The part of an RNA shown here (small-subunit ribosomal RNA, central domain) has 352 nucleotides and comes from Oedogonium sp. BN3. The organism belongs to Oedogonium, within Eukaryota. Its mean pLDDT, the model's own confidence on a scale to 100, is 80. Rfam family: Bacterial small subunit ribosomal RNA. Gene Ontology terms of the family: ribosome and structural constituent of ribosome.
[in-house]
Context: one part of a larger RNA
RNA sequence: CUGGGCUUACAGCGCACGUAGGCUGUUAUUGUGAAGAAGUUUGUCUUUGCCAUUGCAUAUCAAUGGAAUAACAUGCCUUACCAUAUAACUAGAGUAGGUAUCGGGAAAGGAGAACUUUUCAUGUAUAGGUGAAAUUAGACCAUAUGAAAAAGAAUGCCUAAGGCGAAGGCACUUUUCUAGAACCAAACUGACGCUCAGGUGCGGAAGCGUGGGGAUCAAAAGGGAUUAGAUACCCCAGUAGUCCACGCCGUCAACUAUAGGUGUGGGACAGAACCUCUCGCAUACGCGAAUAAAGGUCAUAGCAAAAGCGUAAACACCUCGCCUGGGGAGUACGGUCGCAAGGCUGAAACUC
Numbered sequence: 001c002u003g004g005g006c007u008u009a010c011a012g013c014g015c016a017c018g019u020a021g022g023c024u025g026u027u028a029u030u031g032u033g034a035a036g037a038a039g040u041u042u043g044u045c046u047u048u049g050c051c052a053u054u055g056c057a058u059a060u061c062a063a064u065g066g067a068a069u070a071a072c073a074u075g076c077c078u079u080a081c082c083a084u085a086u087a088a089c090u091a092g093a094g095u096a097g098g099u100a101u102c103g104g105g106a107a108a109g110g111a112g113a114a115c116u117u118u119u120c121a122u123g124u125a126u127a128g129g130u131g132a133a134a135u136u137a138g139a140c141c142a143u144a145u146g147a148a149a150a151a152g153a154a155u156g157c158c159u160a161a162g163g164c165g166a167a168g169g170c171a172c173u174u175u176u177c178u179a180g181a182a183c184c185a186a187a188c189u190g191a192c193g194c195u196c197a198g199g200u201g202c203g204g205a206a207g208c209g210u211g212g213g214g215a216u217c218a219a220a221a222g223g224g225a226u227u228a229g230a231u232a233c234c235c236c237a238g239u240a241g242u243c244c245a246c247g248c249c250g251u252c253a254a255c256u257a258u259a260g261g262u263g264u265g266g267g268a269c270a271g272a273a274c275c276u277c278u279c280g281c282a283u284a285c286g287c288g289a290a291u292a293a294a295g296g297u298c299a300u301a302g303c304a305a306a307a308g309c310g311u312a313a314a315c316a317c318c319u320c321g322c323c324u325g326g327g328g329a330g331u332a333c334g335g336u337c338g339c340a341a342g343g344c345u346g347a348a349a350c351u352c
Base pairs, nucleotide, nucleotide: 003324004323005322006321007307008306012320014202015201016200017199021195022194023193025089026088027087028086029085031084032083033082037078039076040075042073043072044071050066051065052064053063054062055061092192093189094188095187097184098183099182101181102180104178105177106176107175108174109173110172111155116150117149118148119147120146121145122144126137127136163170164169207248208247209246210245211244212243217241222236223235224234259319260318261317262316263315264314267298268297269296278289279288280287281286302309303308325352326351327350334345335344336343337342
């Protein structure tokens, strides 16, 4: 390389957009082309085998000749598929219309609980913490109870196997701006599609830069315990950070450990809210049943080493990414990106 694979054994890029490339609906022309494919012509070539003759009366064997097959090359011919040109179509894709829903995103306001601190009042000796204690707080009046104020962060119940988003992720409430999906119907465009090397963008937490903010919690550093020791688990107190604005970083068990798209096909259970249509009850709002899509739980066939999958990990097709024994090693060197921390790319010797 080929082959075989990628849920758990090595292996799906964290996610999307998208260029080149690859792949790609239906019909017509008795259009054009002929890479590939079928047929056929000629040529070349080797071993074994086949046929004939001779050695040799037969067989083995040997020599000579022949035919055929295959391979390669070559000319001709056919054109379903493929490519191309022209003209059409509507099942893919999209646009306009209607319906209801959604913690999707951004900005600006507002709200009530709780924690902490401060002030005032009542009131007096403990409070706090633990397995038990101590460090700690308290007569400068704590803890507790009541009233008031400030500030910052987070949004209880509802809450769910529930919803939305490409992923990361998103939940108090109001307004403004804004993205997407679903369903109905069938007006319009007429293949405009799928995937995507490079590339571009988004991307939890931690971390970094500048400036704010700082209630809570809390790496580090400190103290008290525990212990043989205790650089820990427990306790006290506590700085970065946690929050905001702008800019970096670009990683994770970024997990469904399962790439994206299209097609095919048998069931059961549950089915909140909602659209359309239908049915029943009520007829003022509505309520119940059935139903598309989405999201679930079982399980048939099939698959699988099995666990299990069955919204596929079944049966098929298209495209990209990745893997090729363990360690050395996601290391070294080089390149590149970054303020740095580090990221991406990524070996070998040696060893089992």